Model confidence (mean pLDDT): 80 of 100. A computed fold for a 74-nucleotide RNA from a Candidatus Omnitrophota bacterium, annotated as transfer RNA.

[in-house]
RNA sequence: GCGCCCGUAGCUCAAUUGGAUAGAGUGUCACCCUCCGAAGGUGAAGGUUGCUGGUUCAAUUCCAGCCGGGCGCG
Numbered sequence: 001g002c003g004c005c006c007g008u009a010g011c012u013c014a015a016u017u018g019g020a021u022a023g024a025g026u027g028u029c030a031c032c033c034u035c036c037g038a039a040g041g042u043g044a045a046g047g048u049u050g051c052u053g054g055u056u057c058a059a060u061u062c063c064a065g066c067c068g069g070g071c072g073c074g
Base pairs, nucleotide, nucleotide: 001073002072003071004070005069006068007067010026011025012024013023019057028044029043030042031041032040050066051065052064053063054062
């Protein structure tokens, strides 16, 4: 340099070939429980879906460029 794959919550990952409020587990915080803690239960906070544009009534999803990571080829 070329090709392929990936980028979504602090971390690990979903989102049924575009459809309406983007979720789960874990972690964090608060409360309940307990003599105290762990475990368990309830709730909350936490996302400009890597960035910038385009297509569309509507984009996490499709297209282009760029950034970052992985694999392969030279």

RNAcentral holds the sequence, with entries from ENA. Rfam family: tRNA.